Model confidence (mean pLDDT): 83 of 100. The part of an RNA shown here (large-subunit ribosomal RNA, domain IV) has 331 nucleotides and comes from an activated sludge metagenome. The RNAcentral record of the full RNA draws on SILVA.

[in-house]
Context: one part of a larger RNA
RNA sequence: GGGUAAAACAAAUUUAGGGAAUUCGGCACAUUGGCCCUGUAGCUUCGGCUGAAGGGGUGUCUAUCUUUGUGCGCUUAGAAAUUCGUGUGCAUUGGUAGAUCUCAGUAACAAGGAUGGCCCGACUGUUUAACAAAAACGUAGCCACGUGCUAAUCUGAAAAGACUUGUAUACGUGGUGAGACCUGCCCAGUGGUGGUGUCUAAAACUCCUUUUCAAGGGAGCUAAGGUCCAUCAAACGGCGGGGGUAACUAUGACCCUCUUAAGGUAGCGUAAUGCCUUGUCGUCUGAAUGGCGACGUGCAUGAAUGGUUUAACGAGGUUGUCGCUGUCCCA
Numbered sequence: 001g002g003g004u005a006a007a008a009c010a011a012a013u014u015u016a017g018g019g020a021a022u023u024c025g026g027c028a029c030a031u032u033g034g035c036c037c038u039g040u041a042g043c044u045u046c047g048g049c050u051g052a053a054g055g056g057g058u059g060u061c062u063a064u065c066u067u068u069g070u071g072c073g074c075u076u077a078g079a080a081a082u083u084c085g086u087g088u089g090c091a092u093u094g095g096u097a098g099a100u101c102u103c104a105g106u107a108a109c110a111a112g113g114a115u116g117g118c119c120c121g122a123c124u125g126u127u128u129a130a131c132a133a134a135a136a137c138g139u140a141g142c143c144a145c146g147u148g149c150u151a152a153u154c155u156g157a158a159a160a161g162a163c164u165u166g167u168a169u170a171c172g173u174g175g176u177g178a179g180a181c182c183u184g185c186c187c188a189g190u191g192g193u194g195g196u197g198u199c200u201a202a203a204a205c206u207c208c209u210u211u212u213c214a215a216g217g218g219a220g221c222u223a224a225g226g227u228c229c230a231u232c233a234a235a236c237g238g239c240g241g242g243g244g245u246a247a248c249u250a251u252g253a254c255c256c257u258c259u260u261a262a263g264g265u266a267g268c269g270u271a272a273u274g275c276c277u278u279g280u281c282g283u284c285u286g287a288a289u290g291g292c293g294a295c296g297u298g299c300a301u302g303a304a305u306g307g308u309u310u311a312a313c314g315a316g317g318u319u320g321u322c323g324c325u326g327u328c329c330c331a
Base pairs, nucleotide, nucleotide: 015331017329018328021327026324034058035057036056037055038054042049043048045178059100060099061098062097063096064095065094068091069090070089071088072087073086074085077082101105113322114321115320116319117318118317119316120314121313125137126136141176142175143174144173145172146171147170153162154161155160179309180308181307182306184239185238186237189236190235191232192231193230194229195228199226200225205220206219207218208217209216210215240258241257242256243255244254267301268298279295280294281293282292283291284290
């Protein structure tokens, strides 16, 4: 320098028929895609979701109509610039009709798959630089507390400084977390605040005293604190048990009793919370420890440690449907 050849891996292209049968799970791929026209359920905070969904069109040539600009000829008015009308040429916009070629006309590149139920968080935003982007943090809104200005709070040993050259519609701290409907009962415990009361109560101080000093002893007065009395739970927190009872049975509106500071209200509920549990019933499937809707003695839900609901939003979680496909049959 030339020749021959197997396997694995990485990155791509295509695949008949089926179309998620694969898999924890449609992961990955594919589908869709631009522009124009049409059309759009239900929900809604009436703004929106919305490009919902769905349907049609898209090249080239010819004819014709049309938009805009402009050249030239003739023409009306004018002194002229200019202007009116008309003919013709070029460029240009949009429409209609006919024709024509390809499997395919946004022919390459570029360029949303769609949709239903539920959970969580309202939303845009922020985060574990280099395994986590979220339901975590933040947020506007709501609430409580402190603070009257030489303010409270923070930094500093101080001087001084930040907040602020601001002034309660302000600033600081803490909780909750848009909106809608709401936010029940408990001050016994812990804690906060208030109180001209009672009691307790140190040192200093006063008085007495031990043997003068040193060092002691006793009595008296009293602040804060404690005690006591109120008050505060969008302060930390908490929110029962037993027995009986209605013309079948069952259940228990009702009654009795023990007990607590008060005994869980409205709601929601097998739940991101339910052990038993794959609860029971209905529905979706041929078949579901699944999803959704109900039921409720809830091992151990529950109201700003917020409760329930909610349009919009989400590289969030979960479960369906249509489309699509080498995920798979099976290479």